[in-house]
The RNA shown here (c-di-GMP-I riboswitch aptamer) has 97 nucleotides and comes from a Gemmatimonadota bacterium. The coordinates come from a structure-prediction model, not an experiment, and the mean pLDDT is 88.

RNA sequence: UGCUGCUCAGAGCAAACCCGCUGAAAGGCGGGGACGCAGAGCUACGGAGCUGCCGUGACCAUGGUAUCAUGGCCACCAUGCCAGCCGGGCCGCCAGC
Repeated sequence: UGCUGCUCAGAGCAAACCCGCUGAAAGGCGGGGACGCAGAGCUACGGAGCUGCCGUGACCAUGGUAUCAUGGCCACCAUGCCAGCCGGGCCGCCAGC
């Protein structure tokens, strides 16, 4: 340096769920808690996935009356999220070969 994670060491992280804060939501953060993880460290670059504030459009109601406003509801929509879905990039512990 490359490959591998059968073996060793010392560590590390923390799913579901519960509580609090935050956010429109998805989600995030903190505490508890451990299903798991050899990159479950970092990074939204590609794909998948999640959400739908704003916006756009349809419909309904009310008011107005050319055009509109307000409310309801549905669809679309990422600029939001996700690194513990897969791939890429960056950095890194131990051991074996």